This is a predicted structure of a 113-nucleotide RNA (SAM riboswitch aptamer (S box leader)) from Chitinophaga deserti. NCBI's taxonomy places the organism under Bacteria, Pseudomonadati, Bacteroidota, Chitinophagaceae, Chitinophaga. Its Rfam family is "SAM riboswitch aptamer (S box leader)". Rfam links the family to the GO term regulation of gene expression. About the family: The SAM riboswitch is found upstream of a number of genes which code for proteins involved in methionine or cysteine biosynthesis in Gram-positive bacteria.
RNA sequence: CACUUAUCCAGAAAGGCAGAGGGUACUGGCCCGAUGAAGCCUUAGCAACCAAUUCCGCUCUAAGCGGGAAAAAGGUGCUAAUUCCGGCCCCGGAUAUUGGGGAAAGAUAAGUU
Numbered sequence: 001c002a003c004u005u006a007u008c009c010a011g012a013a014a015g016g017c018a019g020a021g022g023g024u025a026c027u028g029g030c031c032c033g034a035u036g037a038a039g040c041c042u043u044a045g046c047a048a049c050c051a052a053u054u055c056c057g058c059u060c061u062a063a064g065c066g067g068g069a070a071a072a073a074g075g076u077g078c079u080a081a082u083u084c085c086g087g088c089c090c091c092g093g094a095u096a097u098u099g100g101g102g103a104a105a106g107a108u109a110a111g112u113u
Stems, first nucleotide, its partner, number of pairs: 002112007013043005021032003026087004044079003048076003053070004057065002083105001088102005
């Protein structure tokens, strides 16, 4: 990189360096940004996945199983706006354009090759 599964309407900040972009494919919008963007560092926080341990349960006879609950140092991740909204398909409404569902794509985690 690729594949599989799950989640994505919630939540969570400051300081220093830096100096013009950014909002995670592309594109059309719309936002954020010198009252400092991206990036790097430090501290803090949030809680999606994995994770030491303990308890309950099942089978069964001493160990195992997977399920549930609690706990969570740690491993990644994240800390504007629904994945910021739309673009492709379906259904309804309406005559102004709008609502709902799905897909595709993306992000994160775990696993596999």